């Protein structure tokens, strides 16, 4: 160059056209004489960037940048 797959919370990932979710992580609070474990609860993301298609797009198309891989 050329083809594929990737992009979603701090991290690793799930996810579907019409509520954005799980574990760790972090932050209250219970619990304990006090840490740990153990329970409850919250914060936290305009779903990489721009068009397009829809009545509506994170999701589908198309183009980019980024990371990953095949090819020459």
């Nucleotide at each position: 160059g050329c083809c594929c797959g990737u992009a979603u919370a701090g991290c690793a990932c799930a996810g579907u056209g019409g509520c954005a979710g799980u574990g760790c992580g972090u932050c209250u609070c219970c619990c304990u004489c006090g840490u740990a474990a153990g329970g409850a609860g919250a914060a936290g993301g305009c779903c990489c960037c721009a068009g397009g298609u829809u009545c509506a797009a994170u999701c589908c198309c198309u183009g980019g940048u980024g990371c990953g891989g095949g090819c020459a």
Molecule: transfer RNA
Organism: Gaertneriomyces semiglobifer